[in-house]
Molecule: c-di-GMP-I riboswitch aptamer
Organism: Syntrophomonadaceae bacterium
């Protein structure tokens, strides 16, 4: 350095539920909360499911569904 791993230690994120606000909705943001997570950091690029009375070629929204791109913590065996 690469591959592989998450043992320990340090630090980080935060599902369900709940309260407030915004939105027709999916959902988002903030407070509480902690099921989990080594990228559960970032990017809607491909697939996918979701919403919009129907519907997505055209709209919205989801990266904690799977890939891809990119950055990145630790160092036991």
């Nucleotide at each position: 350095u690469a591959g592989g791993g998450g043992a320990a230690a340090a630090g980080g994120c935060a599902a369900a539920c709940u309260c407030a606000u915004a939105g027709u909705a999916a959902u988002a943001u903030g407070g509480g909360g902690a099921c989990g997570c080594a990228a559960a950091g970032c990017c809607a690029u491909g697939g996918g499911g979701c919403c919009u009375a129907u519907a997505a070629u055209c709209g919205g929204a989801c990266u904690g569904c799977c890939a891809g791109g990119u950055u990145g913590c630790c160092g036991a065996g």